[in-house]
RNA sequence: CGGCGGCAACAUGGCCGGGGGGCUUGCCGUCCCCUGUAACUUGAAACCGGCAACAUGCAAGGGCCUGUAACCCGAGGGGCGUGGUUGACACUCUACGUAGGCCUGUCUCCUUAGGAAUGAGGGCCAGCCCAUCGGGUGGGCGUAGGCCCAUACUACCUUCCGUAGGGAAGGUAAGAGGGUUUAAUCAUCGAAUCCGCCAGGCCCGGGAGGGAGCAACGGUAAGGUGAGCAACCCACGCUGAUGGUAUACUGGCCGAACUGAUGGGGACAGAGACCGCGUAGGGUUGUCGGCUGCCACCCAAGGGGGUUGCCGCCG
Numbered sequence: 001c002g003g004c005g006g007c008a009a010c011a012u013g014g015c016c017g018g019g020g021g022g023c024u025u026g027c028c029g030u031c032c033c034c035u036g037u038a039a040c041u042u043g044a045a046a047c048c049g050g051c052a053a054c055a056u057g058c059a060a061g062g063g064c065c066u067g068u069a070a071c072c073c074g075a076g077g078g079g080c081g082u083g084g085u086u087g088a089c090a091c092u093c094u095a096c097g098u099a100g101g102c103c104u105g106u107c108u109c110c111u112u113a114g115g116a117a118u119g120a121g122g123g124c125c126a127g128c129c130c131a132u133c134g135g136g137u138g139g140g141c142g143u144a145g146g147c148c149c150a151u152a153c154u155a156c157c158u159u160c161c162g163u164a165g166g167g168a169a170g171g172u173a174a175g176a177g178g179g180u181u182u183a184a185u186c187a188u189c190g191a192a193u194c195c196g197c198c199a200g201g202c203c204c205g206g207g208a209g210g211g212a213g214c215a216a217c218g219g220u221a222a223g224g225u226g227a228g229c230a231a232c233c234c235a236c237g238c239u240g241a242u243g244g245u246a247u248a249c250u251g252g253c254c255g256a257a258c259u260g261a262u263g264g265g266g267a268c269a270g271a272g273a274c275c276g277c278g279u280a281g282g283g284u285u286g287u288c289g290g291c292u293g294c295c296a297c298c299c300a301a302g303g304g305g306g307u308u309g310c311c312g313c314c315g
Stems, first nucleotide, its partner, number of pairs: 001315010013065004017035005025052005040061004071304003076299003081294010091283008100275002103270008114259002122254006129244007136236005142229002145181005153175001154173008185227005194219003202211003
């Protein structure tokens, strides 16, 4: 100095759970689930907290065990659970098919309330109903616009004449008017306001005469009513014809004895929504099973798990 054994000291040695799913590039945690121990507490954490194959949480506190011990790892076996995949069945959705049920029609059998010689069932005719065409009736819309004339009336302008009222000439307009076209006319009512005519009164004037003009009256405008006319539209307790639907209801005729709601059985046909059945496909559903991955927990070969001081033995 090294090895082995004994004694003593010491925590700097350990335990207080593990796993599956999900998340993630991946590993832990918060989430869900399974399963253990005599056995922890508090705080935050999915737009998240801590990490990097030495990843199997972070932060703060606490308890317990122990000296080759505590404790840890662990081939292999058993095994709860769970992920994947797959099969069967169930459930559900979709499509197609089928036609058993439900439903519809025809025929037939049975049954029944009732109806029926005051005439059953049945047949024929007509009406009622619908459509189209025509008539009729009622209603709606229109009755306007254009062109020409413009003498006289009316309005306005210019020139001239006259001591007043006023007179003469020229021009413009188109209100009323006339003609024409048009189916777009007729009658009647219709103005404080537009036009005519204007008693009385007023104005000018010696007079003659003239002027403005209210009422009344007449006219026309807008407008109203009635009739007519033209094209079209709408409607119909009307009407003609044709066609249709329907067989309920109403009326008439023929005819003469059955008819029959409902309910039940059968045959045939139809329909395909629903129930049923079949086939195919889908489903983040459920149950059971096969294979497979990871595995709590249990058994367990084996392995790991220390330093210092003193003493003894060996090299």
Notes
Predicted 3D model of a 315-nucleotide RNA (Archaeal signal recognition particle RNA) from Candidatus Bathyarchaeota archaeon ex4484_205. It matches the Rfam family "Archaeal signal recognition particle RNA". The literature on the family includes a 2009 paper in RNA Biol by Rosenblad et al., "Kinship in the SRP RNA family". Its mean pLDDT, the model's own confidence on a scale to 100, is 76. The organism belongs to Candidatus Bathyarchaeota, within Archaea.